[in-house]
């Protein structure tokens, strides 16, 4: 120099004037959408709603069986289906990514066409032995082979070599693969050694099996105030011999239970406060760990609307693009607006820094 892979940051800054929202303090007092200072006001993903919780109600709330969800080992974490490490397997020259990672000798299911043949699998071209025959090209019959070509995603191990009429774990040597042992490592695994020609291909994000967790609903939860109709509207069941309720689905058991529940029809009303922001919060130092992360110790006080608040304008400075008379003059350019709240994943996206790969060229 171009190019790949990793990671961090930032998302313009400062001030004037008006204008929104909340909030502290003050004054009026017509408590009011009042007034005046001050102070703060949308992201790094706010998105998607895809997973985990806090927090509210059923509700004091058990056990089972459907059902879901995860899945190699170890560690963080409030938890998790996430992070972090390692180990395995895949993908790259390589830095690095990624992983559908328990179980295919428990059974059951597929594997389409194409192929002789798709898993108790077999002969389409073909090899080789022998008999017949021949128009000397080849042709029939019996036997023996699966190595060599096809065909396919895949074809009962793979390479060399011996041996054979011609082949073949047939037999060897190395791979593989299967059992022992011994090292190593918490462990998932891995490694030496020995031993066995050696049992069977892929799919479980396919049914299954096996471990391990899972109550439901949800801020439109949930309290609280007013305000309002129309309740002698019907039916069935029962009043402790127990109707019936008890929020994912069924048994069980437990609880509660009587001027009683369920069920249909009919009317009224949906306004206002509240929850709503000080949290598993931020930021900073030191220790401690490979790291995720965790303690300690200082310190901040950093949005709360309610149909929905950030805006207008100017001036300067930075930085970018564009023109030109090289120094000025025009413009602002990525995805994109909280709504209970946190932790993650996924998605969408500009620019900058920095570390490492492997190419080329130069010294």
């Nucleotide at each position: 120099g171009a190019u790949g892979u990793a990671g961090u940051u930032c998302a313009g800054g400062c001030g004037g004037c008006c204008g929104c929202u909340g909030c502290u303090u003050g004054c009026c007092u017509u408590u009011g959408c009042g007034c005046a200072a001050g102070g703060a006001g949308a992201g790094g993903a706010a998105a998607g709603u895809c997973c985990g919780g806090g927090c509210u109600c059923c509700a004091c709330a058990g056990a089972g069986c459907a059902g879901g969800a995860u899945g190699c080992c170890g560690g963080g974490u409030a938890a998790c289906g996430c992070c972090c490490g390692g180990u395995g397997g895949g993908a790259g020259u390589g830095a690095u990514c990624u992983c559908g990672a328990g179980g295919a000798a428990a059974g059951u299911g597929c594997c389409a066409c194409a192929g002789a043949a798709a898993a108790u699998a077999a002969a389409c071209c073909g090899c080789c032995c022998g008999a017949g025959u021949u128009u000397c090209g080849g042709c029939u019959c019996g036997g023996g082979c699966a190595a060599g070509g096809g065909u396919g995603a895949a074809a009962c191990g793979g390479u060399g070599g011996g041996g054979u009429a011609a082949g073949a774990g047939c037999c060897c040597a190395c791979c593989g693969c299967g059992c022992a042992a011994c090292c190593g490592g918490u462990a998932a695994c891995g490694g030496u050694u020995g031993u066995g020609g050696c049992a069977g291909g892929g799919c479980a994000a396919a049914c299954c099996c096996c471990a391990u967790c899972c109550g439901g609903a949800g801020c439109a939860a949930g309290a609280c105030c007013a305000c309002g109709u129309a309740g002698a509207g019907a039916a069935a069941c029962g009043u402790u011999u127990g109707a019936g309720a008890g929020c994912g689905g069924c048994u069980c058991g437990c609880u509660c239970g009587a001027u009683g529940u369920u069920u249909c029809a009919g009317g009224g009303u949906a306004g206002g406060u509240u929850g709503c922001u000080a949290g598993a919060g931020g930021u900073g130092u030191u220790c401690g760990g490979u790291a995720a992360c965790g303690a300690a110790c200082a310190u901040c006080g950093u949005a709360g609307a309610g149909g929905a608040a950030u805006g207008g304008u100017c001036g300067c400075c930075a930085c970018g693009u564009c023109g030109c008379u090289u120094g000025c003059g025009a413009c602002g350019c990525a995805c994109a607006g909280a709504a209970c709240c946190c932790g993650g994943c996924u998605u969408a996206c500009g620019a900058a820094c920095c570390a490492c790969a492997a190419c080329a060229a130069c010294g």

The RNA shown here (Bacterial RNase P class A) has 363 nucleotides and comes from a Polyangiaceae bacterium. Its mean pLDDT, the model's own confidence on a scale to 100, is 78. Its Rfam family is "Bacterial RNase P class A". The family's RNA type in Rfam is ribozyme. It was read from a public genome assembly, where an Rfam model found it.